[in-house]
RNA sequence: UGGGUUGACUGGGCAGUCGCUGUUUGAUGUUUUUAAUUAAAUAUCGAGCGGAGGAAAGUCCGGACUUUACAGAGCAGAGUGCCAGGUAACGCCUGGGGGGCUAAAGCCCACGGAAAGUGCCGCAGAAAAUAUACCGCCUGGUUUACCAGGUAAGGGUGAAAAGGUGUCGGUAAGAGCGCACCGCGCUGAUGGUAACAUCAGUGGCAGGGUAAACCCCACUCGAAGCAAGGCCAAAUAGGGUUCCGGUAGACAAGCGAUAUUGCUAAGGUAGUAUCGUGGCUCUUGAGACGUGGCUCGCGUUGGAACCGGGUAGGCUGCUUGAGCGUUAUGGUGACGUAACGCCUAGAUGAAUGAUUGCCCACGACAGAAUCCGGCUUACAGGUUAACCCAAAUU
RNA sequence: GCGCUCGUAGCUCACUUGGAUAGAGCGGCCCCCUCCUAAGGGGCAGGUAACAGGUUCGACUCCUGUCGAGCGCGCCA
Numbered sequence: 001u002g003g004g005u006u007g008a009c010u011g012g013g014c015a016g017u018c019g020c021u022g023u024u025u026g027a028u029g030u031u032u033u034u035a036a037u038u039a040a041a042u043a044u045c046g047a048g049c050g051g052a053g054g055a056a057a058g059u060c061c062g063g064a065c066u067u068u069a070c071a072g073a074g075c076a077g078a079g080u081g082c083c084a085g086g087u088a089a090c091g092c093c094u095g096g097g098g099g100g101c102u103a104a105a106g107c108c109c110a111c112g113g114a115a116a117g118u119g120c121c122g123c124a125g126a127a128a129a130u131a132u133a134c135c136g137c138c139u140g141g142u143u144u145a146c147c148a149g150g151u152a153a154g155g156g157u158g159a160a161a162a163g164g165u166g167u168c169g170g171u172a173a174g175a176g177c178g179c180a181c182c183g184c185g186c187u188g189a190u191g192g193u194a195a196c197a198u199c200a201g202u203g204g205c206a207g208g209g210u211a212a213a214c215c216c217c218a219c220u221c222g223a224a225g226c227a228a229g230g231c232c233a234a235a236u237a238g239g240g241u242u243c244c245g246g247u248a249g250a251c252a253a254g255c256g257a258u259a260u261u262g263c264u265a266a267g268g269u270a271g272u273a274u275c276g277u278g279g280c281u282c283u284u285g286a287g288a289c290g291u292g293g294c295u296c297g298c299g300u301u302g303g304a305a306c307c308g309g310g311u312a313g314g315c316u317g318c319u320u321g322a323g324c325g326u327u328a329u330g331g332u333g334a335c336g337u338a339a340c341g342c343c344u345a346g347a348u349g350a351a352u353g354a355u356u357g358c359c360c361a362c363g364a365c366a367g368a369a370u371c372c373g374g375c376u377u378a379c380a381g382g383u384u385a386a387c388c389c390a391a392a393u394u
Numbered sequence: 395g396c397g398c399u400c401g402u403a404g405c406u407c408a409c410u411u412g413g414a415u416a417g418a419g420c421g422g423c424c425c426c427c428u429c430c431u432a433a434g435g436g437g438c439a440g441g442u443a444a445c446a447g448g449u450u451c452g453a454c455u456c457c458u459g460u461c462g463a464g465c466g467c468g469c470c471a
Stems, first nucleotide, its partner, number of pairs: 001390010012359007020051013053365001057376002060374005065225004072296004077221005082096005097111001098109004112216002117214002119210003134155002136151006163182004168178002183205001184203008229316003239307006245280001248283003251279001254277010287301005309470002323342008360363001395467007404420004413451001422438005444460005
């Protein structure tokens, strides 16, 4: 100098004018309140201060918070998956192990179990998994043809065919049949917290692939979401129809029956007592509904559908938080601890904009909505640190 | 904020224990028939299965991530 890899930061600047929004403060008005511009709320105007992001996005994970029985129990279901650590927690991050890629820095991996069981593996091929004999090789049937047997070394099929290599031994021909080395399983020792690694011994080989097929093992998870939830105010017809369900008990008015008493000439009428009926009236829950699926448990007391009616305005939750910065310190690191300092949007038809001038490298992706930690995706350009490779010069 | 479904030819749709050429109707083009057109008959083309990556011998189908489209859920009584 050129090329590459990984991490961190930034995301046009300055000035003027006019707006929007939050907050502090001053003036004025209105309402309520008070002995009182006393106090509170609210509107307008003026002044001061603040006003989008690294992803505010996708809503893919994890938490806080709130309600539900303040983690109710079991099953079902969902998720995660080498080891250790970090963390409020995680499917995230850090370090390590194993495997793969690269010339290197470095990058990638859903990386438990197929000797628990079940399923699937098209076509081709003899055979796709309790193995098997198409060609070939060898032996026998006197020969050819053909038949019977042996054989997995060689050929052929396929993504995949029962470990691989061998001037080795062995055999009728062959074969882990035997032997050496490599691979694999088991046992032990050593190192390491562990994953795992190394070494030694041992077994002739345990018996294909697929678990992002069911499944098994280990661990984790109740559900809903700020439209959660709380407070205040206003309004209405707290209405109607249909269907489903109704265990046991109680009873007011009304109605009916019986008995009896009073009044009446009689018909009748009034009261009292008993029984029945009664009304979705009360108690209890069998049932129903809620608790997201099932069983229990718990809670509520009829449920569902349709028609009709009313309100769709305020306050709160709301931003001080697992917060940010600097320094010191522990740790390889993620991260932790301590001291000091800082306050940095809070809207609710929803603000953060428009325009003018100057400058330059001419400006990408994109707009908060309860709040945090991650992941993923989009992104013009600029700054910066470390490392690798090549060439040249000294 | 939460939940669910879908994306296949120009259009409307099929295809599920994953299996190789992804089909059908309408439409388009060519030929026949007719004096010509329509109807009718025969033939042909047209697809990166929304996009990207992974698992697998093999993916429209299974898994993950993007993009796009559609639907549902809110108070009182």
About this RNA:
Two RNAs folded together computationally: RNase P RNA and transfer RNA, 471 nucleotides in total. The coordinates come from a structure-prediction model, not an experiment, and the mean pLDDT is 75. It holds a member of the Rfam family "Bacterial RNase P class A". Rfam links the family to the GO terms ribonuclease P activity, dimeric ribonuclease P complex and tRNA processing.